[in-house]
Molecule: c-di-GMP-I-GGC riboswitch aptamer
Organism: Syntrophaceae bacterium UBA5744
RNA sequence: CCUGGAAAGGGCAAACCGCCCGAAAGGGCGGGACGCAAAGCCACCGGCCUACGUCCGGGCUUCCGGAUAGGGUGGCGGGGCUGCCGGGU
Numbered sequence: 001c002c003u004g005g006a007a008a009g010g011g012c013a014a015a016c017c018g019c020c021c022g023a024a025a026g027g028g029c030g031g032g033a034c035g036c037a038a039a040g041c042c043a044c045c046g047g048c049c050u051a052c053g054u055c056c057g058g059g060c061u062u063c064c065g066g067a068u069a070g071g072g073u074g075g076c077g078g079g080g081c082u083g084c085c086g087g088g089u
Base pairs, nucleotide, nucleotide: 001088002087003086004085005084011036012035016031017030018029019028020027021026034075040081041080042079044078045077046076047073048072049071050070053068054067055066056065057064058063
């Protein structure tokens, strides 16, 4: 560097449920396993989700629609950093 996770020893943990945080997306902890060889870490690029706030329009005070600062997602892809075991080179 390539390849696999069949062996040995292990790791993580989707949906769902409980409690907590958040306006939301979503997150933390516990239970639980669909899966995962980086499902370890980083929002740098693209995608996707959200929109308390801000702007615009409508309504007219409460509401609705659009856009967006910001936020989220690493279990969407790319990129960066690091890493266990076997086999090959």